[in-house]
This is a predicted structure of a 502-nucleotide part of an RNA (small-subunit ribosomal RNA, 5' domain) from an uncultured candidate division WS6 bacterium. Rfam family: Bacterial small subunit ribosomal RNA. Rfam links the family to the GO terms structural constituent of ribosome and ribosome. The full RNA is in RNAcentral, with records from ENA and SILVA.
Context: one part of a larger RNA
RNA sequence: GAGUGAAUGCUAGCGGAGUGCCUAAGGUAUGCAAGUCGAGCGAUCAUGUUCCUUUUUGGUUCAUGGGAGCGGCGAACGAGUGAGUAACACGUAGUUACCUGCCCAACAGAUGGGAAUAACUCCGAGGAAUCGGAGCUAAUACCCAAUAGUGUGCUAAUGUUUUUACAUAAGUACUAAAGCUUUUGCGCUGUUGGAGGGGACUGCGUCCUAUCAGCUUGUUGGUGAGGUAAAGGCUCACCAAGGCUUUGACGGGUAGCCGGUGUGAGAGCAUGGUCGGCCACGAGGGCACUGAGACACGGGCCCUACUCCUACGGGAGGCAGCAAUUAGGAAUCUUGCGCAAUGGGCGAAAGCCUGACGCAGCGACUCCGCGUGGAGGAUUGAAGGUCUUCGGAUUGUAAACUCCUUUUAGGGUGGUAAUAAGACAUGAAGGUACCACCCAAAUAAGCACCUGCCAACUACGUGCCAGAAGCAUCGGUGAUACGUAGGGUGCAAGCAUUGCUC
Numbered sequence: 001g002a003g004u005g006a007a008u009g010c011u012a013g014c015g016g017a018g019u020g021c022c023u024a025a026g027g028u029a030u031g032c033a034a035g036u037c038g039a040g041c042g043a044u045c046a047u048g049u050u051c052c053u054u055u056u057u058g059g060u061u062c063a064u065g066g067g068a069g070c071g072g073c074g075a076a077c078g079a080g081u082g083a084g085u086a087a088c089a090c091g092u093a094g095u096u097a098c099c100u101g102c103c104c105a106a107c108a109g110a111u112g113g114g115a116a117u118a119a120c121u122c123c124g125a126g127g128a129a130u131c132g133g134a135g136c137u138a139a140u141a142c143c144c145a146a147u148a149g150u151g152u153g154c155u156a157a158u159g160u161u162u163u164u165a166c167a168u169a170a171g172u173a174c175u176a177a178a179g180c181u182u183u184u185g186c187g188c189u190g191u192u193g194g195a196g197g198g199g200a201c202u203g204c205g206u207c208c209u210a211u212c213a214g215c216u217u218g219u220u221g222g223u224g225a226g227g228u229a230a231a232g233g234c235u236c237a238c239c240a241a242g243g244c245u246u247u248g249a250c251g252g253g254u255a256g257c258c259g260g261u262g263u264g265a266g267a268g269c270a271u272g273g274u275c276g277g278c279c280a281c282g283a284g285g286g287c288a289c290u291g292a293g294a295c296a297c298g299g300g301c302c303c304u305a306c307u308c309c310u311a312c313g314g315g316a317g318g319c320a321g322c323a324a325u326u327a328g329g330a331a332u333c334u335u336g337c338g339c340a341a342u343g344g345g346c347g348a349a350a351g352c353c354u355g356a357c358g359c360a361g362c363g364a365c366u367c368c369g370c371g372u373g374g375a376g377g378a379u380u381g382a383a384g385g386u387c388u389u390c391g392g393a394u395u396g397u398a399a400a401c402u403c404c405u406u407u408u409a410g411g412g413u414g415g416u417a418a419u420a421a422g423a424c425a426u427g428a429a430g431g432u433a434c435c436a437c438c439c440a441a442a443u444a445a446g447c448a449c450c451u452g453c454c455a456a457c458u459a460c461g462u463g464c465c466a467g468a469a470g471c472a473u474c475g476g477u478g479a480u481a482c483g484u485a486g487g488g489u490g491c492a493a494g495c496a497u498u499g500c501u502c
Stems, first nucleotide, its partner, number of pairs: 001502004006498005013370006019363002021328001026326003030323003035073003040070002044066005051059002080281003090205007098198003103194007111145004120135006151174005157168004179186002207253003214244003219241008256278004260271004283304005306317004334360001336359003342356001343354004373404004384395004410439006419429001446491005451472003457486005467474002
């Protein structure tokens, strides 16, 4: 000098764009943050309605609306945090023994049956959470059979190849399916390919420490088996005794990594907040289930700590989602509005949901822009202040005064967006931004410094005191260095200090 997720002191007019718990991955009241589909299914309630009835507390048709249940898809995304992790975690360049719901392309198919169960009714247990028994019913839920090859397994051939292996035709065995709608139809099953996504492996790179020098027994390799979507000590049995290490193993400390960011002429050094990619985590620890995908933040089970309810038998919970609260701290915001846009889930659609997101609020926390008026105005340079050699000097064109302007703030009147796409409709922000007219110089300047470095000096007070200070230092009676005043210098809605980085 530059920078900052900053803090502190004094001060403060407006607007725009950003940004805001760096500490306790401490604890949390309350509300909301993941639902959706009646064009998969049966029942049920309410309102209206059609028809049949002899009256009904009846039956029946249709429509609208409601809360549950079975079933499907989603809930593995999106959102948060950085505790752990020095590791194939990340970055980069490769490799393949693998998987892939929804989407796209192509080929082939969808036949015939069956048994249940929730809801519901009845009974029972319990304070609750919830649970048990009996009976009834449906499906795109479940099961059986049929059919099928380009699928899977096995068999033995042929071809290619150094081999593993691959390809071709053959035989044999096994395995499918679901309907809904009347529309531009949507789905279902098998197989192949694609797209996008993921798993796994490898080379190289990635902090400090030797006051850590030896480490290792599933350890290193082999054979066989198991396991996985998949190679592999991934796991197991047996066999061998290997494997790593001063090019730093092992141990200890610290830390999420990167694109980037700050600084610097560069090389570097420092850093990883916001935004984007990857990883890890979801009170601490462990486990699997479901599923295309999880070992699953707002799913399940167990243990632990903590909190809450209880009839003491037993139950409920997890804000590192958005707000909010408490604690901690030098320190960090609203229990706001809206799904109008963008994006996501479900749905044929209408639409529903969405604290993602779009907006608004708060904070000079940062950056940028604007303003606090402009012109004239002294042979009387007013008054006041300060200094004075008492003549004057300075504050100073500064003020007053005259003329002009009205940005901004405020008040008033009128108009009024873009963001909305595809014919109509649809805007939270918002009657906002913005535009026109009217009002009055009216509404708006501080902070630090003035011995040298370093731009800027005098007076008074104080008297090694009180104090200043980044360094050198200053102060013990004329202090340009302390305090105040006048004057001056620098920056300016900021200024200065402190912390941290280059």